[in-house]
Molecule: Glycine riboswitch aptamer
Organism: Peribacillus cavernae
RNA sequence: AUGAAGGCAAGGGGAGAGACUACAAAUGUAGCGCCGAAGGAGCAAGCUGGAAAGUGAAUCUCUCAGGCAAAAGAACCCUUGCUCGACG
Numbered sequence: 001a002u003g004a005a006g007g008c009a010a011g012g013g014g015a016g017a018g019a020c021u022a023c024a025a026a027u028g029u030a031g032c033g034c035c036g037a038a039g040g041a042g043c044a045a046g047c048u049g050g051a052a053a054g055u056g057a058a059u060c061u062c063u064c065a066g067g068c069a070a071a072a073g074a075a076c077c078c079u080u081g082c083u084c085g086a087c088g
Stems, first nucleotide, its partner, number of pairs: 006083008018032001020031004033068003039064001040062003046055002
């Protein structure tokens, strides 16, 4: 000195589903109906094993949490910066 993959920060984009009903001054609470892309949980093939078991991903599934006007949040994608240091 090249600077992969990863991590962090900032900016931009970013779906879905009742502005439901009742009480309440408002937040909120309760009831019913829904959504999946914060988080969380589950497993198929495969691998290992004589077997039982173990391991095993997600945007799949569940809906605990979260959400269902707007705002906020939002997996994921892009850009920039910082860090790190695979490869050469």